[in-house]
RNA sequence: GGUUGGGUAGCUCAGUCGGCUAGAGCGAGGGAUUCAUAACCCCUAGGUCGGUGGUUCGAUCCCACCCUCAACCA
Numbered sequence: 001g002g003u004u005g006g007g008u009a010g011c012u013c014a015g016u017c018g019g020c021u022a023g024a025g026c027g028a029g030g031g032a033u034u035c036a037u038a039a040c041c042c043c044u045a046g047g048u049c050g051g052u053g054g055u056u057c058g059a060u061c062c063c064a065c066c067c068u069c070a071a072c073c074a
Stems, first nucleotide, its partner, number of pairs: 001073007010026004019057001028044004050066005
C1' cells in the first nucleotide's frame, strides 16, 4: 500500500432484507429472603447505535468519505 471483517449500555454481544418504546447476559444501585453473608427472585438507572455528509416521508440498518481495531496479501 491492497483485501476482508468489526465499532451498539461500564464489559461481552444480539438485533431488524428501512418504520413498534433499541435489547440480553454479566456488572452497578435498591428491594425481598436470611441471625448474617452468598446464591436464587423482583425492580431501577445507564445508549449522540464510532464521526460527517447523502438517499428517503422515515436510517442503528442503505450509499460515500473519514477515524479506529483485527486478520490476511504484498
A computed fold for a 74-nucleotide RNA from Bacteriovoracaceae bacterium UBA2394, annotated as transfer RNA. The sequence was found in a public genome assembly. Taxonomically the source falls in Bacteriovoracaceae (Bacteria, Bdellovibrionota, Bacteriovoracia, Bacteriovoracales). It matches the Rfam family "tRNA". It is annotated as a transfer RNA.